Background
A computed fold for a 109-nucleotide RNA from Cesiribacter sp. SM1, annotated as SAM riboswitch aptamer (S box leader). Rfam family: SAM riboswitch aptamer (S box leader). Its family is annotated with regulation of gene expression in the Gene Ontology. The sequence was found by an Rfam model in a public genome assembly. NCBI's taxonomy places the organism under Bacteria, Bacteroidota, Cytophagales, Cesiribacteraceae, Cesiribacter.
């Protein structure tokens, strides 16, 4: 980088450095000189990994902790989005639902 598998309306930021842009893409909107990216410091959220306990167990599952790996701390993954199904003739909005596609983590190449 590819393949799989799982999760994504919860939840958490202050400094200091820099200085003009960020939010994956695209259309929308929206943050930002009351200081954006990006670095660094220290907090801090989860609980995927690993770890240690509890319970129930065929397989395996649910639950507390949170040292240690990753991730994370605007806005539902900001919203929309390729197809497809539902929604009392069809189309086209709209509403639902699968899913795309992004991101993460884990195991495989």
């Nucleotide at each position: 980088g590819a393949u799989u598998u799982a999760u994504a309306c919860a939840g958490a930021a202050g400094c200091g450095c820099a200085g003009a842009g960020a939010g994956a893409c695209a259309g929308g909107c929206u943050c930002u000189u009351u200081g954006a990216a990006g670095c660094g410091c220290u907090a801090g959220c989860a609980a995927c990994c690993c770890u240690g306990c509890c319970c129930a167990c065929c397989u395996u599952g649910g639950g507390c902790a949170a040292c240690g790996g990753u991730g994370c701390u605007a806005a539902a993954u900001c919203c929309u989005g390729a197809u497809c199904c539902c929604g009392a003739a069809a189309a086209a909005c709209c509403g639902g639902g699968a899913g795309a596609a992004u991101a993460u983590a884990a195991a495989u190449c």